[in-house]
Molecule: transfer RNA
Organism: Anaerolineaceae bacterium
RNA sequence: GCCAUUGUAGCUCAGUUGGUAGAGCACUCGACUUGUAAUCGAGCGGUCAUGGGUUCGAGUCCCAUCAAUGGCU
Numbered sequence: 001g002c003c004a005u006u007g008u009a010g011c012u013c014a015g016u017u018g019g020u021a022g023a024g025c026a027c028u029c030g031a032c033u034u035g036u037a038a039u040c041g042a043g044c045g046g047u048c049a050u051g052g053g054u055u056c057g058a059g060u061c062c063c064a065u066c067a068a069u070g071g072c073u
Stems, first nucleotide, its partner, number of pairs: 001072007010025004019056001027043005049065005
């Protein structure tokens, strides 16, 4: 230098044919317990890497850029 894959909550990951962004863990509060752990209930937490485009509507489709990983030279 070229090619491919990936980028979504603090972490690990889903998200179906384009139609209200979710789960587990963590964190906070409560219940339970003499107390802790465990268990149960509730809550908090997102510029979907960035910027544009298409569309009535984009995490999803298109383009550019950035980052990570792998391959080729």